[in-house]
Molecule: Metazoan signal recognition particle RNA
RNA sequence: GUUCGCCCCUUACAAGGCUACAGUCGCUAGAGGGAGGAGGACGGAGGUCUUCCUGUCUCGGGUGAUGAUGAGACGCGGAACGCCUGAGGCUGGAAACAGAGCAGGGAAAAGCGUCCGCUGUAGUACAGUGCAGGGAUCACGAGU
Numbered sequence: 001g002u003u004c005g006c007c008c009c010u011u012a013c014a015a016g017g018c019u020a021c022a023g024u025c026g027c028u029a030g031a032g033g034g035a036g037g038a039g040g041a042c043g044g045a046g047g048u049c050u051u052c053c054u055g056u057c058u059c060g061g062g063u064g065a066u067g068a069u070g071a072g073a074c075g076c077g078g079a080a081c082g083c084c085u086g087a088g089g090c091u092g093g094a095a096a097c098a099g100a101g102c103a104g105g106g107a108a109a110a111g112c113g114u115c116c117g118c119u120g121u122a123g124u125a126c127a128g129u130g131c132a133g134g135g136a137u138c139a140c141g142a143g144u
Stems, first nucleotide, its partner, number of pairs: 001144005007135003011132001013130002016126001017124008025064004030059004035054008070116001072115005083106003090099003
């Protein structure tokens, strides 16, 4: 002397944060909860016992698919349409008991909702990580 770095940027791309939207699936074995239906036997009634079919949900084992996928956590279940329990009262009954079931209570198992995790898409002057680009360049660092 020169190159790069150190300095600057509403810069491009990638990833990050944030926000919004969407998605988060099937098959199967076992054990259970409920609904509907088709019967059989017994009984004076309320009912008792039992066989089969359809569909739905829960637990949790196996497995497939997938961009992802944990059988995720929690809440409501209300005036009413689900489940369990069901004082009183009502009904059947001589009674014993039983039935439907209001109020009230309950929650693995009708259903509904919220949130977490994960995936995808979009936005973002949110940040300033990586790389590139542009600018600036006294001094300092490294190379030459």